[in-house]
RNA sequence: UACGAUAAUGGCAAACCUAUCGAAAGGUAGGGACGCAAAGCUAAAGGGCCUUCAUUAAGAUGGCAGCCUGGCCACCGAAA
Numbered sequence: 001u002a003c004g005a006u007a008a009u010g011g012c013a014a015a016c017c018u019a020u021c022g023a024a025a026g027g028u029a030g031g032g033a034c035g036c037a038a039a040g041c042u043a044a045a046g047g048g049c050c051u052u053c054a055u056u057a058a059g060a061u062g063g064c065a066g067c068c069u070g071g072c073c074a075c076c077g078a079a080a
Base pairs, nucleotide, nucleotide: 003077004076011036012035016031017030018029019028020027021026034066040072041071042070045069046068047067048064049063050062052060053059
């Protein structure tokens, strides 16, 4: 560098519930764990999906990093 154990130390937290923000998608906080070796950051990196507006179409708006890929950073160290 790469790889990822029935290892160690730790971490995150789906659905659902409550509160709250938002027109919505969805966000935040608490509870809760389906899972995760980057489920850390990046949406002004590409694709995809969702929302709303408009539409013949093109498009515009906001969102999702727990959809895929890329970029940046990072704990541990068995096997190969």

The RNA shown here (c-di-GMP-I-GGC riboswitch aptamer) has 80 nucleotides. Its mean pLDDT, the model's own confidence on a scale to 100, is 84.